[in-house]
């Protein structure tokens, strides 16, 4: 890389170098962004899994934690798209599917 499964409405910042876009893709919207995007480097810092601890052992549960592995630190995965239901009176709320992003496990 494929896939399997679990989560995604919460949490988290500065400095350095550079100079032009980003927010996955498509589409249609809003937004951020020379008062400095995005990618890098340092360092800090949250606590999503894995990991420590404690309690429990019914549940692969709750809580605390940050040494270690990922990883993450604008706006719900920015929203909406597809299907299904309700309520309404053409709109809004649930559930699911698709798609995506983390992260453990097999090949």
């Nucleotide at each position: 890389u494929c896939g399997u499964u679990a989560u995604c409405a919460a949490g988290a910042a500065a400095g350095g170098a550079a100079g032009a876009g980003g927010g996955a893709u498509u589409a249609g919207a809003c937004c951020c962004u020379a008062u400095g995007a995005g990618a890098c480097c340092u360092u800090a810092g949250c606590a999503a899994c894995c990991c420590u601890u404690u309690a429990g052992c019914u549940a692969u549960u709750a809580a605390a934690g940050a040494a270690g592995g990922u990883g993450c630190u604008a706006c719900a995965u920015u929203c909406u798209a597809u299907u299904c239901g309700a309520u309404a009176g053409u709109a809004u709320c649930g559930a699911a599917a698709u798609a995506g992003a983390u992260a453990a496990c097999c090949a």
A computed fold for a 107-nucleotide RNA, annotated as SAM riboswitch aptamer (S box leader).